[in-house]
RNA sequence: UACUUAUCAAGAGAGGUAGAGGGACUGGCCCGAUGAUACCUCAGCAACAGGUUCCUUUUGAACACUGUGCUAAAUCCUACAAGUUUUUCACUUGGAAGAUAAGUU
Numbered sequence: 001u002a003c004u005u006a007u008c009a010a011g012a013g014a015g016g017u018a019g020a021g022g023g024a025c026u027g028g029c030c031c032g033a034u035g036a037u038a039c040c041u042c043a044g045c046a047a048c049a050g051g052u053u054c055c056u057u058u059u060g061a062a063c064a065c066u067g068u069g070c071u072a073a074a075u076c077c078u079a080c081a082a083g084u085u086u087u088u089c090a091c092u093u094g095g096a097a098g099a100u101a102a103g104u105u
Base pairs, nucleotide, nucleotide: 002104003103004102005101006100007099008098013042014041015040016039017038021031022030023029027077028076043071044070045069048067049066050065051063052062053061054060075097080094081093082092083091084090
């Protein structure tokens, strides 16, 4: 870098540095000098893989020790296709894209 599998409407913020855009991308809609985004420290959430224990015989449960991850808004909504709808609005389903974990390359 690419591929495969699984999940993505739950959950969880304070301080410091710095100072302008940020929320991946399109259109929206939001956040932001009452300091966002980013980075650092501490704290927390979750339980994907490893680990330990129990139940059991291959799964389930518990813990949170290790490796990650995460802590505005549903992945913030959306884009493509199909359907409900006379149409619009609105809604539903699937896909694409993306994120995370594990494995392979």
Model confidence (mean pLDDT): 83 of 100. A computed fold for a 105-nucleotide RNA from Sutcliffiella cohnii, annotated as SAM riboswitch aptamer (S box leader).